[in-house]
A computed fold for a 74-nucleotide RNA from Fusibacter sp. A1, annotated as transfer RNA.
The source organism's lineage runs through Bacteria, Bacillota, Clostridia, Fusibacteraceae and Fusibacter.
Rfam family: tRNA. Rfam classes the family as a transfer RNA. Rfam's curators write: Transfer RNA (tRNA) molecules are approximately 80 nucleotides in length.
RNA sequence: GUGCCAGUAGCUCAGCUGGAUAGAGCAACGGCCUCCUAAGCCGUAGGUCGUGGGUUCAAAUCCCGCUUGGCACG
Repeated sequence: GUGCCAGUAGCUCAGCUGGAUAGAGCAACGGCCUCCUAAGCCGUAGGUCGUGGGUUCAAAUCCCGCUUGGCACG
C1' cells in the first nucleotide's frame, strides 16, 4: 500500500432480511435476607450505536469518506 473483519452501557457481547420505548450477562448503586460478610432475591441508574455526510416517511442496520484495532497478502 491492497483486501477482509470488527468498533453498540464501566467490561464482554446480541440486535445488522430498515419500522414500534436500543437489549442481555457481569460490574456499580439502593433495598430484602444475615449477628456481619459473601451468596441468593427485588429494584434503579448508566448509551449522541467510533466519526462526518448521503439515501429514506423512517437508519445501530443500506451507501460513501475518515478514523481506531485485528488478520492476510505484497